Molecule: Bacterial RNase P class A
Organism: Chloroflexota bacterium
RNA sequence: CAGGCUGGUCAGGGGAUCGCAGGCGUGCUUUGCGCGCUUGAGGAAAGUCCGCACUCCAUAGAGCACGGUGCCGGGUAACACCCGGGGCGGGGCAACCUGCCGGACAGGGCCACAGAAACAUACCACCUGGCCAGAACGCUGGUUCUGGUCAGGCAAGGGUGAAAUGGCGGUGUAAGAGACCACCGGCGACCGCAGCAAUGCGGUCGUCAGGCAACCCCCAUCGGGAGCAAGGCCAAGCAGGGACAAAGCCCUUUCGGGCAGGAGGCGGCUCGUCUCCUUUGAGUCCCGGGUAGGCUGCAUGAGCUGGCGGGAGACUGCCAGCCUAGAGAGAUGAUCCCCCGAUGACAGAAUGCGGCUUAUCGAUCAGCCUGGGCG
Numbered sequence: 001c002a003g004g005c006u007g008g009u010c011a012g013g014g015g016a017u018c019g020c021a022g023g024c025g026u027g028c029u030u031u032g033c034g035c036g037c038u039u040g041a042g043g044a045a046a047g048u049c050c051g052c053a054c055u056c057c058a059u060a061g062a063g064c065a066c067g068g069u070g071c072c073g074g075g076u077a078a079c080a081c082c083c084g085g086g087g088c089g090g091g092g093c094a095a096c097c098u099g100c101c102g103g104a105c106a107g108g109g110c111c112a113c114a115g116a117a118a119c120a121u122a123c124c125a126c127c128u129g130g131c132c133a134g135a136a137c138g139c140u141g142g143u144u145c146u147g148g149u150c151a152g153g154c155a156a157g158g159g160u161g162a163a164a165u166g167g168c169g170g171u172g173u174a175a176g177a178g179a180c181c182a183c184c185g186g187c188g189a190c191c192g193c194a195g196c197a198a199u200g201c202g203g204u205c206g207u208c209a210g211g212c213a214a215c216c217c218c219c220a221u222c223g224g225g226a227g228c229a230a231g232g233c234c235a236a237g238c239a240g241g242g243a244c245a246a247a248g249c250c251c252u253u254u255c256g257g258g259c260a261g262g263a264g265g266c267g268g269c270u271c272g273u274c275u276c277c278u279u280u281g282a283g284u285c286c287c288g289g290g291u292a293g294g295c296u297g298c299a300u301g302a303g304c305u306g307g308c309g310g311g312a313g314a315c316u317g318c319c320a321g322c323c324u325a326g327a328g329a330g331a332u333g334a335u336c337c338c339c340c341g342a343u344g345a346c347a348g349a350a351u352g353c354g355g356c357u358u359a360u361c362g363a364u365c366a367g368c369c370u371g372g373g374c375g
């Protein structure tokens, strides 16, 4: 210098004008409006896939059912997350990236096509015996060979398949076979050593009759349900309950009207006037639940920044400083100018937090790998 790998950071900046929402202050004609100051999205605010906090409901204990998790150790409030490690694989020259992980002699189920057979099986072939036919030899009995058929043996060979009972050599046998033997390999148990452990190394013994548990299942372990429209507080009007309280009369079939009385309004009182009521109860007061509406939950928190420590790391301890959106139909925008890297990506909070996953123009920092050049 070129190409690459891993981890982190940023996510256009400044100014002017107009506008939106929260808070504080202030003024007014105060469910509001105006003015001033101040604050106002993200690394994913997203998907809502996990785990929690918080709230209400349920709950003696235990078990069943259902669901999650599943190599080991650690971190954490917790997790299916993170860190470190182990085993078996895959990719890359390398840095590095990446898949899988309890149990298949507890039991059931399944294994396409092909193949005889997919868990216990025999198509071809091989071997033995009986019978039949033919041929050759032979005086006869018979012997040998070939073919067919029946009964049996075997699982080495052929063929099928993703997978066929461990590989190779020998012994053995009628033919064969881990049937037996040597070596190698797999699995399991035990012992020793190393390690907290998973596990590794060595030894002894046993065994080798496949795979799938993301099919049921078994084992271990964890999990009560619903969710901020959770939930809490205040509380108009209407309806309900209770208390106080006067007095009704006349006309009219009814509706209604008149007289009298009562309550309230017309900003002190009287008159006047208006409205309502008079036993089917007006009006006033009280009561509980509670609608509209208001307040809260709601942002001081498993918080952020810096420093000093612990740890290999995830993470964590102490000290100091900081306060950083909070609506309730739901606020962040628009225009112009300048600068940079000049069409500046993906994208917009709704109870909060920790993760995971997905989307994302680019810029930049650190470490590492490979190749080349120069000294």
Base pairs, nucleotide, nucleotide: 001371002370003369004368005367006366007365008364009363010362012339013338014337015336016335017334018333020040021039022038023037024036025035026034027033028032042346046357047356049355050354051353052352053351054227055226056225057224066223067222068221069220070219071085072084073083074082075081086101087100088099089098090097091096102218103217107216108215109212110211111210123158124157126153127152128151129150130149131148132147133146134145135144136143137142166184167183169181170180171179185208186207187206188205189204190203191202192201193200194199231296232295233294234293240287241286242285243284244283248259249258250257251256260278261277262276263275264274265273266272303322304321305320306319307318308317309316310315340344